[in-house]
């Protein structure tokens, strides 16, 4: 320099045009003498008229479409591979 293939919440990982799984972790209850064990629930930002409800978010950045994490262009960062 050239070619792959990757970059998603605190961590791990899934999703390859149509509501961002799932485990770990955190949190707040159950239970229990008490628990780090088990079991329910909750968990990305902002905002507002707050049992909700709008809006943004998936390396950055632009484009395509009625809609983009997903397709395209450009930048960056990892990681193989060629020379």
């Nucleotide at each position: 320099g050239c070619c792959g293939g990757g970059g998603u919440g605190g961590c791990a990982g899934a999703g390859u045009g149509g509501u961002a799984a799932u485990g770990c972790g955190c949190u707040g209850g159950c239970c229990u003498c008490g628990a780090g064990a088990g079991c329910c629930a909750g968990u990305g930002g902002g905002c507002c008229u707050u049992u909700g409800g709008c809006u943004c978010g998936c390396a950055g950045g632009g484009g395509u479409u009625c809609a983009a994490a997903u397709c395209c262009c450009c930048u960056u960062c990892c990681c193989g591979g060629c020379g």

The RNA shown here (transfer RNA) has 83 nucleotides and comes from a Candidatus Bathyarchaeota archaeon. Rfam family: tRNA. It is annotated as a transfer RNA. Taxonomically the source falls in Candidatus Bathyarchaeota (Archaea, Thermoproteati). Its mean pLDDT, the model's own confidence on a scale to 100, is 80.